[in-house]
């Protein structure tokens, strides 16, 4: 902006508009004119606009459901019944004038009506005082002229038909009213004045405070009134096994609303979406004077917001309003359109087809895989596309033509049936069929568990994922792609929402002893339960009936669309509520009894049970007074304190105030909380016995009520002790603590208050069952045993201690936490919080009742196994004690941090790195700087080509390198060629001490050579684990032995292996030499020997084997004999399961990643050795148990051809020459040292001690400056035994003394080995450290190097305070006050009726 209510000319006057028809005019195509005709603007009038459609503001309510009721209405439609006769006034419209911008309104003139408005007729209807009284109407249309009149026709008539009046019923719609149902919130307990009831009157269709006038004080409501916040209700959906739980879209039923607020009219219905008036906000128009408007009807726009559609077609169908009809209208409705929003149902092709193709990923590089998956062959066409055909929705209705029935005077009209024609938005419909071709048609998520499905590349706590868990810090199945593979499929995932699993609010169906939960205990209101028997009764309960539960929906057989979805017909169901008629066992309710429950009397009895008053002794402390003399008191040690003013302390007496030792006990008593000296006196309960009485009087107990430890508070007493604050002394880093001296509220009492606790048995009071055994406490009973006194018996408390059963365990077990019914009260994840606001209570501290926002993901109970512990028991260890030597202090030497450097290569950092890798850095090693070079490479294999390969000079150059100049032709051979080597070239490729030891192998270290660490089977626990492996001795030891619900078994322990002591056999050269012989200045030198040492081969020995003894008649201990060893002989090799993300990518290997004319490789020189300093190993030493100096003596185990190297010569010496021997039980190295022995120094910076400079030298080596090592002469520095703290060691050991090897060319104070001398100590285990086993605590489990609290400090989130603002809702009061309805009162007008004409009813 469009269109959603109109419609009747058959109710009217009438003709603005079209059309036809007539007729006039003429300019022959115009114009006029005729309501003549179909028909109709506008207008009178009916009827419809209360339905249909649209939303869910409102409402917590008779709104809604559902089942009842009585005091009502109902247009139109249907049945009956009776009527429909005669006037009569006006008014729209139309004209004429007028105001106005318009919207409209005015005033004159005529007019009609099924439009007003009397009057006559009243069977029924109303009302009555039963006498009467009131009350109605309207015609309209079609046809027919036989009968009556004009007679062309018509009129009266007659028909048919519609309308109209009145009045019964009916049907269909409405109003009313009742009982049950139907949300949270008590941190909302009182609400109510027409409020609640009568009675009069009004008033409505009708009942009723609906409204009024009196009158009486009623009414609701812990079974939630009031308030307050949300919110249509319902059939129904949705989800769930169900009982619930959410839910009220689409379809139906009710209700509200209709711009918001009032408010009334009209009409059967309305307080009325597309009507009226008022008021407000808004939008529009406008001449500024005024006026129009409501889309929560369809479509659309705009704005809002994640988001949600056409300004379509048609009335053909159902339907709806008018209308006699025809038809009109109908955004209801029926279709089309848009959206995968949501269901169903299709296709995107089907069979074959291994060369397992090609490209992709991936790969152990063999091959997997993508995969019969493509291609290829061979088919078949659904949908879509194309040709062409075509239903069903339609039923009727009108016209034409016949038939028939009723009716009439009638063949009219009117109704019935045929027949033909006509009516389809959807629509190019649905189906069918023609052509063509595999042709035109697959995505989406996910792949680490839950959860089906995985690898590869990037990325590197980055980027990013994530429902919970949690991935991610260089190898990410969690990230991103990528390739497979998995899951659904025209959809797939997300997100948001309901349920469900959630028994996680538990009616079905849970808890409270420790996980959250028992009120601090009683009495006790309401309410809930409630003993035995008869009767009665029929409210509960339980059965039949009957009415209703709307249709759709779900469920079940059927039918229709090619299946389905979806449409349709029937049943079943709605588990409801009402009448109703039975039943009588149980609850109720009534009558009636009864004693087994409670309760009364009456005898006994134990008691720290309550109140009051009163008496007593010990102490404590003060006070007086006597002794009497210097300290007391205190503590872990002190110290402040008291004291020569006489003080603890002792005697005596006074005071005064609390508490009552002992008895005293898991013993009483009390509801609890509590109660303790003795007396009297007042009071409350239990228990017991025995009878006699009441007759269910009972349990529980929401609110109420009384009590209720200690502290605290108020008033007024008291006040000895003790003792917060509070001072002072200590302790400590502080010490507002813990110890001391002191000390004040308070503690006592009386009187109000306060009401809380870990007020516990963490267990709410009662009541009935359900093994046992033991202690105790108070009764009863004396039959039976027995009689000093104890046992069995029953009861009423109070323990332990265990069966069944119960628990998550722990545990609880007649004093239940078993087993049951009944009641209250609590509890639903940690934190915020027992707080915050409000409320009540208090004199106040404070108490009760008690949330939210935010915020983690846990928070807790039990109970297991570790580890820990300034826990505990038991044990061992150079672990401390006892002892020796040392280090830390000098000076050197090495290692290491730092620092400095081109560089000072790398690693290794408590123990367990730092004489460590390094058994040995001038070059080289050597990875590090510097300069110079070189690119298939110094080195490994393949390809191609050219050369033998290799040697000497020589220039240049620091050298690699580069130039030249020679010299040299090799080996095999089937004579093709072939190995090897060398050089050029190419490119696969070498290479890397580059990076991760937190990717790893090995391999080492460490706890620890510590005695422990598993396991199979069984048993026991839900499990986690447990037992075994603990427990009693014992061991060096989980060794062994008895014991044992354990019974074996492995891996360590021990043996077994080397070494060393003994002794025996064999065997004797290079080793030996006792006896014999030769020899020598002298030596196994030599014959010889084979005893002895030795040497290496086998063997024997030691086993707790014998003896006492102690131990359990074990096992083992002690002790002894024996004996080379004696209890593992000594010492070595060996190191469990495992810890330490130990150490190592630089010993080797190796995954990944970096580099590739370099982060490879070669070379020259530097460095690795620097030196203000710190620290670790060490070696010299500081000296007389010593230095120096002569002399003299004894070893072991090792190494030697690139080598060890004798004599013998030189040299002061390192050395040097020389060269025998020697592949080594033959020779060398090689003289051992300390010790003995004798001289000397005489306590000093020395005849100590050697550094650290100077000078000359030796060697090794290409080369000793950077930087070797030694010898020689000079020099002569710290140091005179070492501060805190520390370290080894328990026997041939420390300790001390030499010697030797391995590495090297050279170059030890290290490192590994050898042997000579050779001690001291060890009570013991309290402590320090470390281990073991066993127990116990834990808020620990990267395990005390833990875990964890609070402040401050920044930043954020979220809730609060803040001067203050602005807005909403509501109480209680006042004030204006439209429109309107109802009555009053005043004033004016004023057709029908009626009139005495004057007016009167009535009306406005």
């Nucleotide at each position: 902006u469009g269109c959603a209510a109109g419609u009747c000319g058959a109710a009217c006057g009438g003709u603005a508009a079209c059309a036809g028809c007539a007729g006039a005019g003429c300019u022959u195509g115009c114009u006029c004119u005729g309501g003549c005709u179909g028909a109709c603007g506008a207008g009178u009038g009916g009827c419809g606009g209360a339905c249909g459609g649209g939303u869910g503001c409102g409402u917590a309510a008779c709104g809604c459901g559902u089942a009842g009721g009585a005091a009502u209405c109902u247009a139109c439609c249907u049945u009956u019944c009776g009527g429909c006769g005669g006037g009569g006034g006006a008014u729209a419209g139309c004209c004429c004038g007028g105001a106005g911008a318009a919207a409209u309104c005015c005033g004159g003139a005529u007019u009609a009506a099924u439009a007003c408005c009397g009057c006559a007729u009243a069977c029924g209807c109303c009302c009555u005082a039963c006498g009467g009284g009131g009350g109605g109407a309207a015609c309209g249309a079609g046809g027919c002229c036989a009968a009556u009149c004009c007679u062309u026709g018509g009129a009266a008539g007659c028909u048919u038909u519609g309308a109209c009046c009145g009045a019964a019923a009916g049907a269909u719609g409405a109003g009313c009213c009742u009982g049950c149902g139907u949300a949270a919130g008590a941190c909302u307990a009182g609400c109510u004045a027409g409020u609640u009831g009568g009675u009069g009157g009004g008033g409505u269709a009708a009942u009723g405070g609906c409204c009024u006038a009196c009158c009486a004080a009623g009414g609701c409501a812990a079974c939630g009134a009031u308030c307050u916040u949300u919110a249509g209700c319902u059939g129904g959906u949705c989800u769930g096994a169900g009982a619930g739980g959410a839910u009220g879209a689409u379809c139906a039923g009710c209700c509200a609303c209709a711009c918001u607020g009032g408010g009334a009219c009209u009409g059967a219905g309305a307080c009325a979406c597309g009507g009226c008036c008022c008021a407000g906000a808004c939008u529009c128009c406008u001449a500024c004077g005024g006026g129009a408007g409501g889309c929560a009807g369809c479509a659309g726009u705009g704005g809002g917001g994640a988001a949600u559609a056409u300004u379509g077609g048609a009335c053909a169908a159902u339907g709806g309003g008018c209308g006699c009809a025809a038809g009109c209208c109908u955004g209801a409705u029926c279709c089309a359109g848009c959206a995968a929003u949501a269901c169903c149902g299709c296709g995107u092709g089907u069979g074959u087809g291994a060369a397992g193709a090609a490209g992709g990923c991936c790969u152990c590089c063999g091959g997997g895989u993508u995969g019969u998956a493509a291609a290829g062959c061979a088919c078949u066409u659904u949908c879509a596309a194309u040709u062409g055909u075509g239903a069903a929705g339609a039923g009727g209705g009108g016209a034409u033509a016949g038939u028939u029935a009723a009716u009439u005077a009638a063949u009219a009209c009117u109704g019935u049936c045929u027949a033909u024609c006509c009516u389809g938005a959807c629509g190019u419909u649905a189906a069918c069929u023609u052509u063509a071709g595999a042709a035109g048609a697959a995505g989406c998520a996910c792949c680490g568990g839950c959860u089906a499905a995985u690898u590869c590349a990037g990325u590197g706590c980055c980027a990013g994922c994530a429902g919970c868990c949690g991935c991610g810090g260089u190898a990410a199945u969690a990230c991103u792609g990528a390739a497979g593979g998995u899951g659904c499929a025209a959809g797939c995932g997300u997100u948001a929402a309901u349920c469900g699993g959630a028994a996680u609010u538990a009616c079905u169906g849970g808890g409270c002893g420790u996980a959250a939960a028992g009120c601090g205990c009683g009495c006790g209101u309401a309410g809930g339960c409630g003993g035995u028997u008869u009767g009665g009764u029929c409210a509960g309960u339980c059965a039949g009936a009957u009415g209703u539960g709307a249709a759709a929906g779900c469920c079940c057989c059927g039918g229709g669309c090619u299946c389905a979805a979806c449409c349709u017909g029937g049943g079943a169901a709605c588990u409801g509520c009402a009448u109703u008629u039975g039943a009588a066992a149980c609850u109720g309710c009534c009558a009636a009894a009864c004693u087994a429950g409670a309760g009364u009397a009456u005898g006994u009895u134990a008691g720290a049970g309550g109140g009051a008053a009163g008496u007593g002794g010990a102490a404590u402390u003060u006070c007086u007074g006597g002794u009497g003399u210097a300290g007391c008191g205190g503590u872990g040690a002190a110290a402040c304190g008291c004291g020569u003013a006489g003080a603890u302390a002792u005697c005596a007496g006074a005071a005064g105030g609390a508490a009552c030792a002992c008895c005293a006990g898991u013993g009483g008593c009390g509801a609890a909380g509590g109660c303790g000296a003795c007396u009297u006196u007042c009071u409350g309960g239990g228990c017991u016995g025995a009878u006699a009485c009441u007759g269910a009087c009972g349990c529980u107990g929401a609110g109420g009520u009384a009590c209720g430890a200690a502290a605290g508070c108020g008033u007024g007493g008291g006040g000895a002790g003790c003792a917060a604050a509070c001072a002072g002394g200590a302790u400590u880093a502080g010490a507002u603590a813990c110890c001391c001296u002191g000390g004040u509220a308070g503690u006592c009492c009386a009187c109000g208050c306060c009401c809380u606790a870990a007020a516990c048995g963490a267990u709410g009071a009662g009541a009935a069952c359900u093994a046992g055994c033991u202690g105790u406490u108070g009764g009863a009973g004396g039959c039976g045993g027995g009689u000093u006194u104890c046992c069995g018996u029953u009861u009423a408390g109070u323990g332990g201690u265990g069966c069944a059963g119960c628990u998550a365990a722990c545990g609880c077990a007649c004093u239940a936490a078993g087993u049951u019914g009944a009641c209250c009260g609590c509890c639903u994840g940690g934190g915020g919080a027992g707080u915050a606001c409000g409320g009540c209570c208090g004199c106040a501290a404070g108490g009760c009742u008690a949330a939210a926002a935010c915020u983690c993901a846990a928070a807790u109970g039990a109970a297991u196994u570790g580890a820990c512990g300034g826990g505990g028991g038991c044990c061992c260890g150079c672990a401390c004690a006892a002892g020796c030597g040392g280090u830390g202090g000098a000076g050197c030497a090495u290692g290491u941090g730092g620092u400095u450097u081109a560089a000072u290569u790398c690693g290794a950092u408590g123990c367990a790195a730092c004489g460590c890798g390094a058994a040995g850095a001038a070059c080289c090693u050597u990875a590090c700087c510097u300069a110079c070079c070189c690119u298939u490479g110094a080195c490994a294999u393949c390809c191609a080509g050219a050369g033998a390969a290799u040697c000497u000079g020589u220039u240049a150059g620091a050298g690699a390198u580069a130039g030249u100049a020679g010299a040299g032709u090799g080996c095999c051979u089937u004579c093709g060629g072939g190995a090897a080597c060398u050089c050029u070239g190419u490119g696969a490729c070498a290479g890397g001490u580059g990076c991760u030891g937190c990717a790893u192998g090995g391999c080492u270290g460490u706890c620890g050579u510590c005695a422990g660490c598993u396991c199979g089977u069984g048993u026991c626990g839900u499990g986690a684990g447990a037992u075994g492996u603990u427990g009693g001795g014992u061991u060096a030891a989980g060794u062994c032995c008895c014991g044992u619900a354990a019974c074996g078994a492995g891996c360590g322990c021990a043996a077994c292996c080397c070494u060393u002591g003994u002794c025996c056999u064999u065997a004797g050269u290079u080793g030996c030499u006792a006896g014999c012989a030769g020899g020598u200045u002298a030596u196994g030198c030599u014959g010889a020997g084979a005893a002895c040492u030795c040497u290496a081969a086998g063997g024997a020995g030691a086993c707790u084997g014998c003896c006492g003894g102690u131990g359990a008649u074990a096992a083992a201990c002690c002790g002894g004999a024996g004996g080379a060893a004696g209890g593992u002989g000594g010492g070595g090799a060996c190191g469990a399961c495992g810890u330490c993300a130990a150490g190592u990518c630089a010993u080797c290997a190796u995954g990944g990643c970096c580099c590739u004319u370099a982060c490879g490789a070669c070379c020259u020189g530097g460095g690795c050795u620097a030196c203000a300093c710190a620290c670790g190993u060490g070696c010299u030493a500081c000296a007389a148990u010593g230095g120096c100096c002569g002399g003299u003596a004894c070893a072991a185990a090792g190494g030697g051809c690139u080598g060890c190297u004798a004599a013998c010569c030189c040299g002061c010496g390192a050395g040097g020459g020389g060269g025998c021997g020697c592949c080594a039980a033959u020779c060398c190295c090689a003289g051992a040292a300390a010790a003995c022995c004798g001289g000397u120094c005489g306590u000093a910076g020395u005849c100590c001690g050697g550094a650290u400079c100077g000078c000359a030298g030796u060697c090794u080596g290409c080369a000793a400056u950077u930087u070797g090592a030694c010898u020689g002469c000079g020099u002569g520095a710290a140091g005179u035994c070492g501060g805190a703290a520390u370290c080894g060691c328990u026997a041939g050991u420390a300790a001390u003394c030499g010697c030797g090897a391995a590495u090297u060319a050279g170059a030890a104070u290290g490192u590994c080995g050898c042997g000579g001398u050779g001690a001291a100590u060890a009570c013991g285990u309290u402590c320090c450290c470390g281990g073991g086993c066993c127990u116990u605590g834990u808020a620990c489990a990267c395990a005390c190097c833990g875990c964890c609290c609070g402040u401050c400090a920044c930043a954020c989130c979220a809730c609060g305070g803040g001067a203050g603002u602005g807005g909403g809702u509501u109480g209680c009061a006042a004030a204006a006050g439209a429109a309107g309805u109802g009555g009053g009162u005043a004033g004016a007008c004023u057709a029908a009726c009626c009139u005495u004409c004057g007016g009167g009813a009535g009306g406005u």

The RNA shown here (small-subunit ribosomal RNA) has 1404 nucleotides and comes from an uncultured prokaryote. The RNAcentral record of the sequence draws on ENA.